[in-house]
RNA sequence: CGAGUUGUUCAGGUGGUCGCGGGCAGCAGGAAAACCUGUUGUCUGAGGAAAGUCCGGACUCCACAGAGCACGGUGCUGGCUAACGGCCAGGCGGGGUGACCCGACGGAUAGUGCCACAGAAAGCAUACCGCGAGGCGAUUGCUGCCGUUCAGCAAUGGCCCGCAAGGGUGAAACGGCGGUGUAAGAGACCACCGGCGGCGUCGGUGACGGCGCCGGCCAGGAAAACCCCACCGGGAGCAAGGCCAAGCAGGGCCAAGGGGCUGCUCGUCCCGCUUUGAGGCCCGGGUAGGCCGCGCAGAUAGAUGACCACCGUCGAGCAAGACUCUUCUUGUUCGGAACAGAAUCCGGCUUAUCGGACAACUCGGGUG
RNA sequence: GCCCCCGUCGUCUAGAGGCCCAGGACGCCACCCUUUCAAGGUGGAAAUCGCGGGUUCGAAUCCCGCCGGGGGCACCA
Numbered sequence: 001c002g003a004g005u006u007g008u009u010c011a012g013g014u015g016g017u018c019g020c021g022g023g024c025a026g027c028a029g030g031a032a033a034a035c036c037u038g039u040u041g042u043c044u045g046a047g048g049a050a051a052g053u054c055c056g057g058a059c060u061c062c063a064c065a066g067a068g069c070a071c072g073g074u075g076c077u078g079g080c081u082a083a084c085g086g087c088c089a090g091g092c093g094g095g096g097u098g099a100c101c102c103g104a105c106g107g108a109u110a111g112u113g114c115c116a117c118a119g120a121a122a123g124c125a126u127a128c129c130g131c132g133a134g135g136c137g138a139u140u141g142c143u144g145c146c147g148u149u150c151a152g153c154a155a156u157g158g159c160c161c162g163c164a165a166g167g168g169u170g171a172a173a174c175g176g177c178g179g180u181g182u183a184a185g186a187g188a189c190c191a192c193c194g195g196c197g198g199c200g201u202c203g204g205u206g207a208c209g210g211c212g213c214c215g216g217c218c219a220g221g222a223a224a225a226c227c228c229c230a231c232c233g234g235g236a237g238c239a240a241g242g243c244c245a246a247g248c249a250g251g252g253c254c255a256a257g258g259g260g261c262u263g264c265u266c267g268u269c270c271c272g273c274u275u276u277g278a279g280g281c282c283c284g285g286g287u288a289g290g291c292c293g294c295g296c297a298g299a300u301a302g303a304u305g306a307c308c309a310c311c312g313u314c315g316a317g318c319a320a321g322a323c324u325c326u327u328c329u330u331g332u333u334c335g336g337a338a339c340a341g342a343a344u345c346c347g348g349c350u351u352a353u354c355g356g357a358c359a360a361c362u363c364g365g366g367u368g
Numbered sequence: 369g370c371c372c373c374c375g376u377c378g379u380c381u382a383g384a385g386g387c388c389c390a391g392g393a394c395g396c397c398a399c400c401c402u403u404u405c406a407a408g409g410u411g412g413a414a415a416u417c418g419c420g421g422g423u424u425c426g427a428a429u430c431c432c433g434c435c436g437g438g439g440g441c442a443c444c445a
Base pairs, nucleotide, nucleotide: 001364002363003362004361005360006359007358008357009356010355012311013310014309015308016307017306018305020045021044022043023042024041025040026039027038028037029036030035047339051350052349054348055347056346057345058344059237060236061235062234066266067265068264069263071233072232073231074230075229076090077089078088079087080086091105092103093102094101095100106228107227111226112225114221115220128167129166130163131162132161134160135159136158138156139155140154141153142152143151144150175193176192178190179189180188194218195217196215197214198213199212200211201210202209203208241292242291243290244289250283251282252281253280254279257271258270259269260268285444286443287442313336314335315334316333317332318331319330320329321328322327369441370440371439372438373437374436375435378394379393380392381391386425396412397411398410399409400408418434419433420432421431422430
C1' cells in the first nucleotide's frame, strides 16, 4: 500500500424565520384559586431498529393455579439471568491460506413405516452379465467296429450346483489395500489402515479427549416421518382490568346442574337447586364520554416538522500545483445523505438500513 | 394495540414427499361444422405453486425467516 476478519460506535452540526405535542408560571376573558378558551415566557419532546409480533418476563383478571393424560415447545456441555428458543465460555463436526465463520448438534443397536425410476438386490438378504471343480442331458467333429446302437476324447451352447472378485444400475450397494487360500472365490483366514462397540486407565465440573487391551462386530440414509428419552409450559391479554357518568327495551334458550377461558379424567372451590331464578349462550337495544392503569416524550385518530444561510461529509466533473505518478493537496461547479417513526413497560431474537469513525487481528506485496 | 386465518394458470379450485417441469372446470386462441352467429366437436397456449433460505437422492407438500391479503376483539342494560 492492497485485500479482508471481528467488536464497539455515530445516525450531520450551528444560527435565523415560521410551526406542532406536553409540563410549569404570568396575563386576559368566561358566575371562576381549582375548570375551559386565548396569549406570553420558560423547560422539554423518537429509535438502533420505535418494525415483525417470533420468544421470555413484569403487571392485570380468571376464587386457588392442584395431579395425570392429551397437546405444544426446547434439545452437545458448563455457567449468567427475573426468565428465555437469549448471551458468554468450552467440546464435537464442517468451511476458509489465515484472522475467523457456520451448525435444528439427544436417540436409526427401543419399535413401526419410507427410500420413486433404474437395478439381481434398497436393509435382509439376493444374483442380470460374469467366474467355476463337479453332475445331467443335447448337437457337431474325430477314434474304436463294415454300418447303427454303444463307448471314449474334444469343442459349443443349455439346466442343476458353487461363488460374489470384476462389470453394469443408482443419490446411496454390505469396509480399504496386500497376501494366504481355492475349481472359482469370499473377513473364510492373516498383517496393516479405517470405523464401531466393550473394558481399563489418565486429564477435564462436564460435553469430550489421549493411551492401552479385547471383539471380525463392519452396522446405509432419513427422526425439519411417526416415535422414544430428558426438561419446560394452567389460560387470556392494557380493546387486560378498576371507578364514574350518560342513555335504551327487552326477549329467547340451557339444566338441576353450571362455571373455574384449548380437550379428557380425577381432586378441590364458588354459585344455584324448582321462585322474583345466580351463571352461560343467542337475538335485539343503548353509549362511542371522563378518570385510573400510564411512566422526567406520551396520546382516546395519534405532536417531535418546513424553509434559508454557513460549516462538515460523500460522489462526479473542471482548473492549478506537488510527486515516490492506479496518487495527493487547493480552489470551484453540480449532485447525494438511508431504513424508518413511540402507544402498558422491560430483556432478547429476526428483518430493513445512504454513509462514516475507532480499536484489535489476519493474508499478500513493496521499502528500510 | 392485541389475537387468528389464508396465498397454486386470467378466475374458481385438486394436491398432503416421487406416479406432477403440477390435474380439472369456466374463460382465451386456432381449426372443423354452419349462408352467418350461438351451441357442438378437435387441438393448443396459459402456473418462477407469494418470495428467500434449509432438510432430503428428490419439496406445491416438511422446517425457518420475510412479503402481501383477509377476519375478529370496546363498554352499558
Model confidence (mean pLDDT): 76 of 100. This is a predicted complex of two RNAs, RNase P RNA and transfer RNA, with 445 nucleotides together. Rfam match: Bacterial RNase P class A. Gene Ontology terms of the family: ribonuclease P activity, tRNA processing and dimeric ribonuclease P complex.